[in-house]
Context: one part of a larger RNA
RNA sequence: GUUUGGCCUCGGAUCAGGCGGGGAUACCCGCUGAACUUAAGCAUAUCAAUAAGCGGAGGAAAAGAAACCAACCGGGAUUGCCCCAGUAACGGCGAGUGAAGCGGCAACAGCUCAAAUUUGAAAUCUGGGGUCCGAUGGGGCCUCCGAGUUGUAAUUUGCAGAGGGAGCCUCGGAGGGCGAGUCGGUCCAAGUGCCUUGGAACAGGAUACCGCAGAGGGUGAGAGUCCCGUAUCCGGCCGGCGUCGCGCUCCGUGUGAGGCCUCUUCGACGAGUCGAGUUGUUUGGGAAUGCAGCUCCAAGCGGGUGGUAAAUUCCAUCUAAAGCUAAAUACUGGCCAGAGACCGAUAGCGAACAAGUAGAGUGAUCGAAAGAUGAAAAGCACUUUGAAAAGAGAGUCAAACAGUACGUGAAAUUGUUGAAAGGGAAGCGCAUGGGGGCAGACUUGGCUGCGGGGUUCAGGGU
Numbered sequence: 001g002u003u004u005g006g007c008c009u010c011g012g013a014u015c016a017g018g019c020g021g022g023g024a025u026a027c028c029c030g031c032u033g034a035a036c037u038u039a040a041g042c043a044u045a046u047c048a049a050u051a052a053g054c055g056g057a058g059g060a061a062a063a064g065a066a067a068c069c070a071a072c073c074g075g076g077a078u079u080g081c082c083c084c085a086g087u088a089a090c091g092g093c094g095a096g097u098g099a100a101g102c103g104g105c106a107a108c109a110g111c112u113c114a115a116a117u118u119u120g121a122a123a124u125c126u127g128g129g130g131u132c133c134g135a136u137g138g139g140g141c142c143u144c145c146g147a148g149u150u151g152u153a154a155u156u157u158g159c160a161g162a163g164g165g166a167g168c169c170u171c172g173g174a175g176g177g178c179g180a181g182u183c184g185g186u187c188c189a190a191g192u193g194c195c196u197u198g199g200a201a202c203a204g205g206a207u208a209c210c211g212c213a214g215a216g217g218g219u220g221a222g223a224g225u226c227c228c229g230u231a232u233c234c235g236g237c238c239g240g241c242g243u244c245g246c247g248c249u250c251c252g253u254g255u256g257a258g259g260c261c262u263c264u265u266c267g268a269c270g271a272g273u274c275g276a277g278u279u280g281u282u283u284g285g286g287a288a289u290g291c292a293g294c295u296c297c298a299a300g301c302g303g304g305u306g307g308u309a310a311a312u313u314c315c316a317u318c319u320a321a322a323g324c325u326a327a328a329u330a331c332u333g334g335c336c337a338g339a340g341a342c343c344g345a346u347a348g349c350g351a352a353c354a355a356g357u358a359g360a361g362u363g364a365u366c367g368a369a370a371g372a373u374g375a376a377a378a379g380c381a382c383u384u385u386g387a388a389a390a391g392a393g394a395g396u397c398a399a400a401c402a403g404u405a406c407g408u409g410a411a412a413u414u415g416u417u418g419a420a421a422g423g424g425a426a427g428c429g430c431a432u433g434g435g436g437g438c439a440g441a442c443u444u445g446g447c448u449g450c451g452g453g454g455u456u457c458a459g460g461g462u
Stems, first nucleotide, its partner, number of pairs: 027058001028056004038045001042092001068075002079106004089097002110324003113270001123152001124147002127144007161266002163263003167260005172251004177246004181241007191207001192223001194205003208225002210214001216228003275296007302319005359366002379406001382393004
C1' cells in the first nucleotide's frame, strides 16, 4: 500500500420481528362510592363495604402450598357445598347486623427464585454464515462476532440441604403399525296394488306387508309401508386426534442421573419492611379484624401468632416483608346443541313482517302499527263501451260470494229491496186474535229395499 473482516460516526430507503390504545362485559379482580329506605320522627346505625362511575383480564377469574388452625393421642395448600348458626360477637345493646375452628362431602398436586467459591479453569446465552434433520414456528454439529466477572450456568429452597465415608438398588428418545379411546361423516324395514267419493286420496270399503321402527315433519284432505326421518346394535364402513396398551424399526447411553444408610463437619433464609404512635375507613372482631396516610423505626439462641391492655416467666406453633400452579366453583354476554304441564298475533321480547324500523324531540331519549289468495299464478288471453279508472261479455279454478283492498268475514253503523205499524215516545210484561216463515213430532195413502211369520199357485223330485 491492497484485499477481506471487525469497530466508531452521519443521514436515508426497505424489511424481519414486536406492540395493541378501541369494542364487548353475564360471570371475575381492583379502586371509588352515595341516597331513597328502615329505625313508625332523626343525627351514630341501616340500606351497604350495595347501585351508578373508573380501570383490568380469562374461559373461567381470584385464591393457593401456612409468619395456618389449634391446645388434641393434635390436624396439614386453595376453592365450593352441608353443618356449625341466626350461634359467638357487634349494635342510640334500639332497629337491626353477624362470622370462624371442628365434623361430613366434591375435587385433589405440588413446586420455583434471591441469599453459598465451579474456582484445577463462564462450565452460560442471543445473533450471522455453512451443513444435516424436521419443515408453519424448531432442533443437532462446525465456525465467527457479540452479551457477560457490577456474575451467565450447574447445585440448594427449610419437609431442608451442602460436605465427608462405606456399600446396595432403579433408569432414554424418535418413527411408522395394530387394538382400545375420543371426535366427525356416512349406511341399513314394509302397498304408491283393487273399488267408491273428490280438483287432488293422505278419506271410506275390501285385501296385503313391516315392526326392538305406529316419535315427528313433508307431500293437492287424518299416510307405520311415497319422501326425510324414527328403533336396535356400548352397530358396520371411512376419516381426523395422538391419550393408553401391545409388538416392530432406528438413534442414543454413562468416570451420567436418582434413591436408601451413617457422621463430635457446616448450615447463608427477602427492610423504610416488621413493629410502635396517631388519623381515617372497614369488620362480628369488642384497651383497635383488615387496609391506607403521616411520624418514629428494628432484630438474628431472631421474628410472627396463640381473640382483654401491660410486666416477668414458661410452653406450643409457624417462618412474613419474592414468585408459579390444574380440578372441584361462577356465568341474564358470545358461540354450539337439546327440550318444555310456557305464549299463540291486543298474547309472547318493543319487534313472528324492510324493528330499535317508520315517526316524535334542539338533545339526553321516547318509540309504534303491521301475519294467512290458491294445491298450483293457472294473477282474468280475447271482444266491446270509455280519454282513463272502470264496466259488460268471455276465460282460469273445486270455489272468484278466493281477483294481489285477496281464507273464514261477527257487532254497532250505512245504502237498497220486501213485509208490517201509526193519539197517549220507544221499549217491557200478561192475556187473546190475524198474517208470513221454519224446526221437531205424529198420521193417511202410494212406491221401493231388507227381514220374520202364515195361506197358497205354476213347475220339479220322491

The part of an RNA shown here (large-subunit ribosomal RNA, domain I) has 462 nucleotides and comes from Scolecobasidium sp. NH2211.
The RNAcentral record of the full RNA draws on ENA.